[in-house]
Context: one part of a larger RNA
RNA sequence: UGCAUCUGGUGGAUGCCUAGGCAGCUGAAGGCGAUGAAGGACGUUGUAGCUUGCGAUAAGCCUCGGGGAGUCAGCAAACAGACUUUGAUCCGGGGAUUUCCGAAUGGGGAAACCCACCGCUCUCCCUUUAUUGGGAGGUGGUAUCAGCACCUGAAUACAUAGGGUGUUAGAAGCGAACCCGGGGAACUGAAAUAUCUAAGUACCCGGAGGAAAAGAAAUCAACCGAGAUUCCCUCAGUAGCGACGAGCGAACGGGGACUAGCCCUUAAGCAUCUUUACCGUUAGUCAAAGUGUCUGGAAAGUCACGCGAUACAGGGUGAUAGCCCCGUAGACGAAAACGGUAUUGACGUGAAAUCGAGUAGGACGGGGCACGUGAAACCUUGUCUGAACUGUUUUCCUUUUGGAAAACGAGGGGGGACCAUCCUCCAAGGCUAAAUACUCUCAGCUGACCGAUAGUGAACCAGUACCGUGAGGGAAAGGUGAAAAGAACCCCUGUGAGGGGAGUGAAAUAGAACCUGAAACCAGAUGCAU
Numbered sequence: 001u002g003c004a005u006c007u008g009g010u011g012g013a014u015g016c017c018u019a020g021g022c023a024g025c026u027g028a029a030g031g032c033g034a035u036g037a038a039g040g041a042c043g044u045u046g047u048a049g050c051u052u053g054c055g056a057u058a059a060g061c062c063u064c065g066g067g068g069a070g071u072c073a074g075c076a077a078a079c080a081g082a083c084u085u086u087g088a089u090c091c092g093g094g095g096a097u098u099u100c101c102g103a104a105u106g107g108g109g110a111a112a113c114c115c116a117c118c119g120c121u122c123u124c125c126c127u128u129u130a131u132u133g134g135g136a137g138g139u140g141g142u143a144u145c146a147g148c149a150c151c152u153g154a155a156u157a158c159a160u161a162g163g164g165u166g167u168u169a170g171a172a173g174c175g176a177a178c179c180c181g182g183g184g185a186a187c188u189g190a191a192a193u194a195u196c197u198a199a200g201u202a203c204c205c206g207g208a209g210g211a212a213a214a215g216a217a218a219u220c221a222a223c224c225g226a227g228a229u230u231c232c233c234u235c236a237g238u239a240g241c242g243a244c245g246a247g248c249g250a251a252c253g254g255g256g257a258c259u260a261g262c263c264c265u266u267a268a269g270c271a272u273c274u275u276u277a278c279c280g281u282u283a284g285u286c287a288a289a290g291u292g293u294c295u296g297g298a299a300a301g302u303c304a305c306g307c308g309a310u311a312c313a314g315g316g317u318g319a320u321a322g323c324c325c326c327g328u329a330g331a332c333g334a335a336a337a338c339g340g341u342a343u344u345g346a347c348g349u350g351a352a353a354u355c356g357a358g359u360a361g362g363a364c365g366g367g368g369c370a371c372g373u374g375a376a377a378c379c380u381u382g383u384c385u386g387a388a389c390u391g392u393u394u395u396c397c398u399u400u401u402g403g404a405a406a407a408c409g410a411g412g413g414g415g416g417a418c419c420a421u422c423c424u425c426c427a428a429g430g431c432u433a434a435a436u437a438c439u440c441u442c443a444g445c446u447g448a449c450c451g452a453u454a455g456u457g458a459a460c461c462a463g464u465a466c467c468g469u470g471a472g473g474g475a476a477a478g479g480u481g482a483a484a485a486g487a488a489c490c491c492c493u494g495u496g497a498g499g500g501g502a503g504u505g506a507a508a509u510a511g512a513a514c515c516u517g518a519a520a521c522c523a524g525a526u527g528c529a530u
Stems, first nucleotide, its partner, number of pairs: 001529009015515001016479002020450002022447007029439002031174002039101003042055003046079002049075003061095006070083003106115003116142006123136004144171002146168007178209001179207005189196001193243001219226002230257005240248002261431003264356001269349002272346002276342007284332003290305003294301001306323002308312001314326003361385008371416001391408007411426005466473002486514001489501004
């Protein structure tokens, strides 16, 4: 030095575990905000820090309920001092307080700061003949826009613009996705590339709701008929479109989900408040049935004999418990607030307008339709154009406007070039639940989902530490034991670190660098080889 065996060290794989995640299902909820939000800064406990809670009334105050023995938040003990069966702590409903910043709104500003003006006067100080005046403190108000009302008021006579005052729980700002509208790419694909595709996607802007949008035929169909809209399955990768390339891609019809119709002389309905009844949500309550033996540190295991079950879902307890504990099946429960259903009443909304004229149609240029200009209809519209019709007569009612009835006459759109025939519908006004989409959030449940290099980036004080001027990027890090019983005391040592005894414990090679403890790597002992 190598090999082998053994014993250790180092290291933290593996196994087991789960406090955290992931994906769903069912139900609920679908908003918060000038009565100041979301999010923060700074404070706040007898004792430093962080987290949580709270706001100068500051881990809390009042009240109404629940509950019934300990409590004064957690890390996290200790000391000190308190509260509590005259019901504390705790849980729920309602209320009070709620510094400063932030839409931030008196003005400013480098957010959590600076500087004002006006009104009031429960407090204090100074002053005065005086409650007279001043100061400090406290408290309320003072942004913009919009609606409404009033006052004023130019050029310019009336007026208007403008200015001002008051008033309105008006608006603003935030919020995960879903929805509607206005704008709108490129990479990419076409094996290059320009039409095309990606895609009306990403992204930006505006707006709304718990859903939104759409919606009661100027629709389809095909000579038979259907009868608003929305969504799903199919029709069908069909008919078509397409440098007929890449690709794009219907409809009719059929089957389902759900159904609801109305108005413009005003209704269905809807919102808010309200009466009554019932149901539910926000705390909770009751809840069956087991003992012994053996092993063991410990019994829930073994053996023996029982019992409950509308409860053998699940979890915990010193190993595996229907009968030990929490629960579970089942049965009950609300002073207060809120929600739903039905119902009573009130008030508002519907409400714009007057049956749809610069409209239908046409020309040019675009866009949307599966449809790229094509034979290209249909829908839409920037520019230029541009119809028909909105009736006539008679009778009746009515003061009139007007209303009712009858007769006569009669227009327009579409059916995929276009024309005829035929069929069908009535544009240029409006409202409308459900079936559908989504999940920041709450509750319950589920998993041939993960189990600490996995699962969220984050199981742990994580969007933290750290990096970056900034936008932004972004970790690592879980496990003693049943119970701290967390090692009194002695010894070595630097009043160390670390260790040896002793003691605890079932176990200390479970000793806090703590379950298990692989490998690489490093030693020691023994044997062999050189």
The part of an RNA shown here (large-subunit ribosomal RNA, domain I) has 530 nucleotides and comes from a Gammaproteobacteria bacterium. The prediction has a mean pLDDT of 82. Taxonomically the source falls in Gammaproteobacteria (Bacteria, Pseudomonadati, Pseudomonadota). Its Rfam family is "Bacterial large subunit ribosomal RNA".